This is a predicted structure of a 463-nucleotide part of an RNA (small-subunit ribosomal RNA, 3' major domain) from an uncultured bacterium. The prediction has a mean pLDDT of 82. The RNAcentral record of the full RNA draws on ENA, Greengenes and SILVA.

[in-house]
Context: one part of a larger RNA
């Protein structure tokens, strides 16, 4: 002076406790370990790896495996030299293709008409490397943690290292304010200043409308500040309560991440030292892998039903996307699969919301529960769905009767249920990520305990 304690003291946080819904059992579905394999490409590994890079692995993508090419190379740039039927197209013929092959066709730009540029072949410099090292490194990112904290000048203390300020009392979300005070002051960090939302009023409206108009939309401005009022308190900060008020005391939510840890993560996004390697560890292709499977884990759907399942009427959203494109109406189909069809749109124009509400059935059952498996037949995209896409119908109809020990998440329009877009994308394995509305709880006595965080003090053989 730190760090560390089954050492004390005050505080905080879905950290426990009160609740709700779940997760470990089942089935599938993505990821990882394993084990396989010719190859099952790499990385990422307590928390802070495991639906994580991947906002999309049939070819491509690919980095891997297996065969066939090909060596100034797929791609740059110098140098030299050649070179007009050249540069480019490109048939037979061979081949898996990639290329070979070359019949035919066949240019350009300047020009002093010699020639030059550009293209091409040839050699030589040298390209290339998803090769290795994140412990050589930039950027970037995670974490502790949006925690309240880390620091600095200048005095002043102590021989010094250092303290001191930053400590006490109080108070706040906060090193936040306030009162003391050998300290006065400062930065970085809180908070405010940014962006959506809640409420009024002005303007201004296309394609929104009940033709009044202002739900709506866009843009200005108003409103909250402990401003008022009571208690309280050191009559300081602030705290309780109360009035208005659409909102009360950071109104909700976003963005914003100090000094630093962890040689954290990333050489595979990118860039970048050093090493390596150059007829191959570069590159082109065609096929297979990444989709294997005795099993284990992590994260998710879907269920075990009656607060349900089914039929059959009927209601109300908000984000978002569209011209290689989004597609009504209608028409055809057993089909909300899909096929014709093509109004209207560079868009307040177009795209059926489901829970829900009412009527009916079922009557506790492996069921009219659940939907896994797997046949058979149609559809879509895309040269191609066999490895190994996805929808639709009929059939089939497994497990599963609420889940040991453990454990996660969430404090209000939140959890829980519900449907609906987006991005990626030809298509799709999306039950994922991420948004956007509908329905709406229950619970918190309280800080003894677990768990992780601040602050003061104490001990110590650690640094």
């Nucleotide at each position: 002076u730190g760090a560390c304690g089954g050492g004390g003291g005050c505080c905080c946080g879905c950290a426990c406790a009160a609740g709700c819904a779940g997760c470990g059992g089942a089935g599938c579905g993505u990821g990882u370990g394993g084990u396989u394999u010719a190859a099952u490409u790499c990385g990422a590994u307590g928390c802070u790896a495991c639906g994580c890079g991947a906002a999309g692995a049939a070819c491509c993508u690919u980095a891997c495996c297996c065969g066939g090419g090909u060596u100034u190379g797929a791609c740059a740039u110098g140098c030299a030299g050649a070179u007009g039927g050249u540069a480019g197209g490109g048939a037979a013929g061979c081949g898996a293709a990639a290329g070979u092959g070359g019949a035919c066709c066949g240019a350009c730009c300047c020009u002093u008409c010699g020639g030059g540029g550009a293209g091409u072949c040839u050699g030589c410099a040298c390209a290339g490397g998803u090769g290795c090292u994140g412990c050589a490194u930039g950027g970037c990112u995670g974490u502790c943690g949006u925690c309240a904290g880390c620091u600095c000048g200048u005095g002043u203390c102590g021989u010094g290292a250092g303290a001191u300020g930053u400590c006490c009392g109080g108070u706040u979300a906060a090193g936040u304010c306030c009162g003391g005070u050998a300290a006065c002051g400062a930065g970085c960090g809180c908070a405010a200043c940014c962006c959506c939302u809640g409420u009024g009023g002005g303007a201004u409206g296309u394609u929104a409308u009940a033709c009044g108009u202002g739900u709506c939309a866009u843009c200005c401005c108003a409103g909250a500040c402990u401003g008022c009022c009571g208690g309280u308190a050191u009559c300081a900060a602030g705290c309780c309560g109360g009035a208005g008020g659409a909102a009360g005391g950071u109104g909700g939510g976003g963005a914003u991440g100090a000094c630093g840890u962890c040689a954290a993560g990333u050489c595979a996004g990118c860039a970048u030292g050093g090493c390596c390697u150059u007829u191959a560890u570069g590159u082109c292709c065609g096929g297979g892998g990444c989709u294997a499977c005795a099993c284990a884990c992590a994260c998710g759907c879907u269920a075990c039903a009656a607060u349900g399942g089914c039929c059959a009427g009927u209601a109300c959203a908000a984000u978002a996307g569209g011209u290689a494109g989004c597609g009504a109406a209608u028409c055809u189909g057993c089909g909300a699969a899909g096929a014709g069809g093509a109004g209207c749109c560079a868009a307040u124009c177009c795209u059926g919301a489901a829970a829900g509400c009412u009527g009916g059935u079922c009557u506790c059952a492996g069921u009219u529960c659940a939907g896994a498996u797997u046949g058979c037949a149609g559809g879509c995209u895309g040269a191609a769905a066999c490895c190994c896409g996805c929808c639709u119908g009929c059939a089939u109809g497994a497990a599963g009767u609420c889940g040991g020990a453990g454990u996660u998440g969430c404090u209000a329009g939140u959890a829980a249920c519900c449907g609906c877009g987006c991005g990626u994308c030809a298509g799709c394995a999306u039950u994922a990520g991420u948004g956007c509305g509908g329905u709406g709880a229950a619970u918190a006595c309280g800080u003894u305990c677990c768990c992780g965080g601040g602050c003061c003090u104490u001990g110590u053989a650690c640094a």